[in-house]
RNA sequence: GCGACCGUAGUCCAGUGGCUAAGACACCGGCUUGCCAUGCCGGUAACCCGGGUUCAAAUCCCGGCGGUCGCA
Numbered sequence: 001g002c003g004a005c006c007g008u009a010g011u012c013c014a015g016u017g018g019c020u021a022a023g024a025c026a027c028c029g030g031c032u033u034g035c036c037a038u039g040c041c042g043g044u045a046a047c048c049c050g051g052g053u054u055c056a057a058a059u060c061c062c063g064g065c066g067g068u069c070g071c072a
Stems, first nucleotide, its partner, number of pairs: 001071007010025003018055001027043005048064005
């Protein structure tokens, strides 16, 4: 330099055009217990950036940035 794949809460991830963006772990609060742990209930928190297409974009297209892998 070229190509492929990827980028979503603190972490791991689901989502293949229309939901209130799902789940697990973590965190916070409560219940349970004499206390802790376990268990149960509830809560906070996310779409990398810019532009385009569309009635509607996390999702499709273009560009940028970043990561992984391959080639050179």